[in-house]
The RNA shown here (transfer RNA) has 69 nucleotides and comes from a marine eukaryotic metagenome. Its Rfam family is "tRNA". Its family is annotated with triplet codon-amino acid adaptor activity in the Gene Ontology. The prediction has a mean pLDDT of 81.

């Protein structure tokens, strides 16, 4: 100096309703499984504090990881 957001991999621009893919569950399809299609569920945005009408986003401290000198 950079990173930390769903079980995993990652988005979320300039502060304004937190999303996608995969995985999971259910259904359709199939003789059956897989694939395909549809739906559902899943989040104290690492922790504490501050600013603001409003914070994943800005400020600050801490924790963990990576890197430079």
């Nucleotide at each position: 100096g950079c990173c930390a957001u769903a079980g995993c991999u990652c988005a979320a621009c300039u502060g304004g309703u937190a999303g996608a893919g995969c995985a999971a569950u259910c259904g359709c399809c199939u003789u059956g499984u897989a694939a395909g299609c549809g739906a559902u569920a899943g989040g104290u945005u690492g922790a504490g504090g501050g600013u603001u009408c409003a914070a994943g986003u800005c400020c600050u401290u801490c924790u963990g990881g990576c890197g430079g000198c």